A computed fold for a 516-nucleotide part of an RNA from an uncultured bacterium, annotated as small-subunit ribosomal RNA, 5' domain.
The full RNA is in RNAcentral, with records from ENA and SILVA.
The coordinates come from a structure-prediction model, not an experiment, and the mean pLDDT is 83.
[in-house]
Context: one part of a larger RNA
Formats: sequence, C1' cells, structure tokens
RNA sequence: GGACGAACGCUGGCGGCAUGCCUAAUACAUGCAAGUCGAGCGGAAUGACGAGAGCUUGCUCUCUGAUUUUAGCGGCGGACGGGUGAGUAACACGUGGGCAACCUGCCCUACAGAUGGGGAUAACUCCGGGAAACCGGGGCUAAUACCGAAUAAUCAGUUUGUCCGCAUGGACAAACUCUGAAAGACGGUUUCGGCUGUCACUGUAGGAUGGGCCCGCGGCGCAUUAGCUAGUUGGUGGGGUAAUGGCCUACCAAGGCAACGAUGCGUAGCCGACCUGAGAGGGUGAUCGGCCACACUGGGACUGAGACACGGCCCAGACUCCUACGGGAGGCAGCAGUGGGGAAUAUUGCACAAUGGGCGCAAGCCUGAUGCAGCAACGCCGCGUGAGGGAUGACGGCCUUCGGGUUGUAAACCUCUUUUAGUAGGGAAGAAGCGCAAGUGACGGUACCUGCAGAAAAAGCACCGGCUAACUACGUGCCAGCAGCCGCGGUAAUACGUAGGGUGCAAGCGUUGUCC
Repeated sequence: GGACGAACGCUGGCGGCAUGCCUAAUACAUGCAAGUCGAGCGGAAUGACGAGAGCUUGCUCUCUGAUUUUAGCGGCGGACGGGUGAGUAACACGUGGGCAACCUGCCCUACAGAUGGGGAUAACUCCGGGAAACCGGGGCUAAUACCGAAUAAUCAGUUUGUCCGCAUGGACAAACUCUGAAAGACGGUUUCGGCUGUCACUGUAGGAUGGGCCCGCGGCGCAUUAGCUAGUUGGUGGGGUAAUGGCCUACCAAGGCAACGAUGCGUAGCCGACCUGAGAGGGUGAUCGGCCACACUGGGACUGAGACACGGCCCAGACUCCUACGGGAGGCAGCAGUGGGGAAUAUUGCACAAUGGGCGCAAGCCUGAUGCAGCAACGCCGCGUGAGGGAUGACGGCCUUCGGGUUGUAAACCUCUUUUAGUAGGGAAGAAGCGCAAGUGACGGUACCUGCAGAAAAAGCACCGGCUAACUACGUGCCAGCAGCCGCGGUAAUACGUAGGGUGCAAGCGUUGUCC
C1' cells in the first nucleotide's frame, strides 16, 4: 500500500447493487417449511332444478340426483429442493483413464402385447380395553390393491457351432428349461356386437439422464512418532451384492507395508475460485457454483428405480414435556423467532405475479425453493450538502515587533438554480401463459414522468517533531500525559492539554485484529 462475512470510538443526507452467528454440530416456546390425484376405488356428508306425499300454506318427508367436500384403500412424490461443516488425511476431493464387473423411476425411439379367473381387506357397523397415545375381536364391501393360470422371446441358465479379442473372455446362430400384464379411466360414435381418440399398463431392445465400482497422478505439520499388520497378504471352494473384490466365511500357504516416511499423534471438509504479488510464490476456502459428509448421540434394517432416509420406522442413551403412575410424546445444522455464549451478525414480514419443483388430462393445489419487502454506512459504486458576483478587506476570534497580519470572497449583501429530501398529479415493463369470457403483478401507487415552493432540510473525522502533507499562543513543569519506531515532558514544549490557524480524507474518518 492492498484486502476483510469484521469489531470498537466519534459522526451521519439520499439512491443502486451486493453482504449479514466466523463463537455453543449449545438448548429450543410458537407459527409455517411436502404434498397431490375423485379422470384408480368403495363409502360418507351437502343437497340446486324437477316430481310426489303430508298438512300447520310455507315448512317437513320421500325419489331422481347436477355440483361441492374428503376420513380410508390405492398411485406418484416425501432420496429433489433447503441447512450445516461436527467428523474425515480418505479414492473424500481435483484431474485423467477403465468396467470382457454394473444399475437407472419419470423421458425418447422401435417391436410385440393387453386373454381368462380367484380370494381377501381398510373405510363402515357391532362389541370390548385404555386417562391418553392407541389397540383387540365379530360382520359387510371395492379397485389401476393382492394372488394363481394361459400366451412370448431379442431376457437368464446349459449345450453345440461360427467369427473375434486385451488374461479373466466377447459377438452371432440353433436346441431345451424358466418367467408378464390394469379385459383400467375419461371422451367420440354406434346397427349396442363393436370401432376409435387421449392418458395410463406389460414384455423386450436401444438411447438419454442420473448414479455405483476400480486405477494412475496431485494437494499438511511433527522423526523430540521407526517399525506396523492375523482377515493381516495371497490362493481354492462357498456365500453375498445391481456389480468386482477378504466384502463375508471354511481350508491352505506365510505373506503384505515402510526412510521415495509406513504406523502414530496433531490439525483440516476438498475444488472452481478469492486476497496479495511484476511474476514465481504466499495466504484463505464467507457469499455464488461442483463434489463429499452429517441431521439430538450410537446402532440397525424396512419400503423403494433410488435411502440405510433432516421434518420415515425400530432399539439403546442423554435431555425436555404430558400422565389417572399403568404408560405415552419430542428432536430448528429448514424460514422467522427465543434463551445462552460472544467484540459481533437482521423480520415470529408479503406473495406464489415470475423462474423452478411435486402431483394432476386439465382447471388447479402445495412450495420459508424462489421472487420481493423490512433492519444494519457491513462493503462497493454514484449523487448531494448550492452557483456567480461581492473589499470598507466589516464585526468577532487568534497572533502581534502595536505598524499590522490572519481567519477571508469567507460572511453580510445582490443576481440565479432546484439534483436529492418534501408535496400534488399521472403512472409502467416484468404476462410467456392460464381462462369460454370477465379477468389475472407480491413488489407497488414502487420505478419513472410532470408541476410547485424554497438556499431552503443535509459535514464530519484524524493529524500537524522526523519518517509524513501541515505552526503559533496559552496552560502544565520528568507531574499530568503522549508514543508505530526514533523518542517528547525536569519554567519560553511546533511532540502533553486547550485555542486559533493549517494539512489529509470525506458520509465517512480513525483505532484494533488477520493475510499478502
């Protein structure tokens, strides 16, 4: 000098864009943050218009049933999005390869199919238990829920043949064995047999996307850590996985790593990047983007295309809450917010209008993702606090050699202007889409435009001995104090304190901390 997620002191007008718990991965009151589909299903509730009945003549009941709602079964999504950095020195990350060792819901392409049956169960109802959470038993019922059967091969396994390769092997062809589905939903048409459209469904092959696994290389401190290792290193058989593999297991062999730093201890999420520097380097890993890990602590699996799952389940533990003492409930490192810690870090806001996501044929619903607003000079950038004239160089202040000098064109005064703030009027784009149409913007009466009044409402902070731009007076008297270094102060202190003046920056200026 530059930089900062900064803090502190004094001061503080406006706007734009960014940023905002670095500490206790501490404990959390309250609200919200993941639902959706009635065009999968059976119920239940509401019950317009119409018809009928009863009579109290304006009500009640019954039938049909538009429409609306949805506790339950079922489907898809809750593995994304959002948070944090505890752990991790590791194939975790970065980079470059490999899988003749793999999976992939939704999406796209191609081919083929969608036949014919069955038995339940929740909801509901009845009974019972419990303070509650909830649970048990009897009975009824549906499906795109569940289970057999038929049909199929380009799937899998075995055998044979041909061709090929990079060890294990790969591709193609044939034979045998095995294996599937929702005849669904909503429309159109109909001669009521069907035909057909859309969306779903099944099998196979391929693609796309996303993931899994393996390997080379790279990035840290200590040798005052020198030896480490028994599933350890390798083999065979078996198991397990989507898949290779001591991943697991039985047996066999005795290996494997290490001064090119094993093992141990300490520290740490990694990178794109960011800061600095002429560069080489050094430091950092906030915001934004990619990957990883974690979700009160430890362990476990279930479901599923995908999890060993933040707002799912089970067990144990610590803590908190409810209890009728028998037993139950909970997990903000989601968004706000509270206590605590700390030098220190914001609103219990608005909206799904846009972008994106989930579900749905769609309308739409949900979305603390996101878009916005609020708070904070925390940072960067821009603007303003007026402009021109004005000497008798006024008054006052300060200094003085008492002549004057300086503050100083500064003020007063004259002539103007009106950015910003104020006030009044007008007033968006962002809207693509969706909807028959009417209509549909949180921000927001915001940005922006126009008018009005009036210099009106808007300057501080640090420094002035040298380094280092900027000097005098008074007070003090090695005291009080200053100080980054050198050093000032003991009676004329340009170094302390105050004042006048000056210098430098400026809505900031200084100090402290950290890095180059």